[in-house]
C1' cells in the first nucleotide's frame, strides 16, 4: 500500500544497574511509528575519559573519537499482513 483485519515497535517521564560522560540495558509509560527490524558505510549531531595545545599550576580553559545516536538524513542487507 485499503477509513479493513491480525500481529509488532515504544517517545518524554519515574524506578533500578552499567559508564568519565553522550548514552545504553531492564521494567512501569505511551509521544509516536508502515520497516521506530539489522547495520555507524558516507554526511550530521552528542559526548570528551585518554591524548594534545596551553597555563605558575594538581584551577578554569581550546581542540581531538577510538565513545554514542539508525526514533537526524542517505545508503546497504533483510521481512509480517493483504482487498481493489
Nucleotide at each position: 500500500g485499503a477509513u479493513a483485519a491480525a500481529g509488532g515497535c515504544a517517545a518524554a517521564c519515574c524506578c533500578g544497574u552499567c559508564a568519565a560522560a553522550a548514552g545504553a540495558c531492564g521494567g512501569g509509560g505511551g509521544c509516536g511509528c508502515a520497516a521506530a527490524g539489522c547495520u555507524a558505510u558516507g554526511g550530521g549531531u552528542c559526548u570528551a575519559a585518554g591524548g594534545u595545545c596551553a597555563g605558575g599550576a594538581c584551577a578554569a580553559g581550546a581542540c581531538u573519537a577510538u565513545g554514542a545516536u539508525u526514533g537526524c538524513c542517505a545508503g546497504g542487507c533483510u521481512a509480517c499482513c493483504g482487498a481493489a
A computed fold for an 84-nucleotide RNA from a marine sediment metagenome, annotated as c-di-GMP-I riboswitch aptamer.